[in-house]
Molecule: transfer RNA
Organism: Paludibacteraceae bacterium
RNA sequence: GGGGGUUUAGCUCAUCUGGCUAGAGCGCGACACUGGCAGUGUCGAGGUAACCGGUUCAAGUCCGGUAAUCUCCA
Numbered sequence: 001g002g003g004g005g006u007u008u009a010g011c012u013c014a015u016c017u018g019g020c021u022a023g024a025g026c027g028c029g030a031c032a033c034u035g036g037c038a039g040u041g042u043c044g045a046g047g048u049a050a051c052c053g054g055u056u057c058a059a060g061u062c063c064g065g066u067a068a069u070c071u072c073c074a
Stems, first nucleotide, its partner, number of pairs: 001073007010026004019057001028044006050066005
C1' cells in the first nucleotide's frame, strides 16, 4: 500500500429480508426474605446504535466517506 471482518447499555452480545416503544445475560441502585454476609425474588436507572453525509414516508439495518480494532496479501 491492497482485500476482508467488526464497532448497539459499564462488560459480553441479540435485533432474520428497512416498519409499530432498541432488548437479553452479567454488573449497578432500591426494596423484601436473613442476626450479618452470601444468595434468591420484585422493581428501577443506564443507549446520539463509532463519527459525518446520502437514499427512503420510515434507517441499528441500505449506499458513500472518515476513524478505531482484528485478520489476510504484498